Record summary: This is a predicted structure of a 71-nucleotide RNA (transfer RNA) from Acidiphilium sp. The RNAcentral record of the sequence draws on ENA. Rfam family: tRNA. The family's RNA type in Rfam is transfer RNA. The organism belongs to Acidiphilium, within Bacteria.
[in-house]
RNA sequence: GCCGGGUUAGCACAGCGGUAGUGCAGCGGUUUUGUAAACCGAAGGUCGGGGGUUCAAAUCCCUCACCCGGC
Repeated sequence: GCCGGGUUAGCACAGCGGUAGUGCAGCGGUUUUGUAAACCGAAGGUCGGGGGUUCAAAUCCCUCACCCGGC
């Protein structure tokens, strides 16, 4: 330098045009003599940055940055 893959909650990831989700962690509660486990609940997001297409973009297109791999 060229070609792929990736970037979404604190962490691991799903979501592939139509109101952003799951698990774990953290918080509150029930239970227990107490802790853990189990169960219930609430909270947590500029979807890496910028631009474009569209009535509508995490999702499609362009560009930049960073990470992983191949040549």